[in-house]
């Protein structure tokens, strides 16, 4: 001097294990706190999470079992509860995979 490696975090895609399906959740606008940001040091109008406002917004379908039903007995294709199975959800968290990633500025590590 020239190439590079590495954060926090995001995204595909696989695979476990949950929630909703009586609509949280996710995704858009906003308002408040707080936190991280490569090895070290500064750090955003960039990420990210936590509480609140708002617009918008949805898929459900089978089987199984118990209760329940009366004037009174029984009981159901009626109602209720829970379990199972296939869906559905810009669904949550886990792990593998592969990608992209310090906005900048000082120093530094590795090869040449």
């Nucleotide at each position: 001097g020239c190439a590079g490696a590495g954060u926090a975090g995001g995204c595909u895609g696989c695979g476990g294990a949950g929630c909703g399906u009586u609509a949280a959740g996710u995704g858009c606008c906003u308002g408040g706190c707080g936190g991280a940001c490569a090895g070290g040091g500064a750090g955003u109008u960039g990420c990210c999470a936590c509480c609140g406002g708002g617009a918008c917004g949805a898929a459900a379908a089978g089987g199984a079992g118990a209760g329940u039903u009366u004037c009174g007995g029984g009981a159901a294709u009626g109602u209720u509860c829970u379990c199972c199975u296939u869906g559905c959800g810009g669904u949550u968290c886990c792990g593998c995979u592969g990608c992209c990633g310090c906005a900048u500025c000082c120093c530094g590590c590795u090869g040449c």